The prediction has a mean pLDDT of 85. c-di-GMP-I riboswitch aptamer from a Gammaproteobacteria bacterium, 84 nucleotides, folded computationally. It was read from a public genome assembly, where an Rfam model found it. It matches the Rfam family "c-di-GMP-I riboswitch aptamer". Clan: c-di-GMP_I riboswitch clan.
[in-house]
RNA sequence: GUAAGACAAAGGCACACCUGUCGAAAGUCAGGGUCGCAAAGCUUCCGGUCUAAGGGUUAGUCCUAUGACAGCGGGGUUGCCACC
Numbered sequence: 001g002u003a004a005g006a007c008a009a010a011g012g013c014a015c016a017c018c019u020g021u022c023g024a025a026a027g028u029c030a031g032g033g034u035c036g037c038a039a040a041g042c043u044u045c046c047g048g049u050c051u052a053a054g055g056g057u058u059a060g061u062c063c064u065a066u067g068a069c070a071g072c073g074g075g076g077u078u079g080c081c082a083c084c
Stems, first nucleotide, its partner, number of pairs: 005081001012037002017032004022027001035071001041077003045074003048069003054064003
């Protein structure tokens, strides 16, 4: 440096759920919690999924992201230890 994580060591994060908070909602943030995760660190560039305030539309209704999800994948980027 590339690919990669068997056996370890030091650690890290925090699903669901509960409380509070912000938001139209999806969902965020804080505390508790601990299903799991070798990037479950960061980043919306690509795909996908969710929501529909506003806008459009309608017989019934339906459509739409500028919103959201990084713990849905891909990409970019940074990093601990071990091994070759």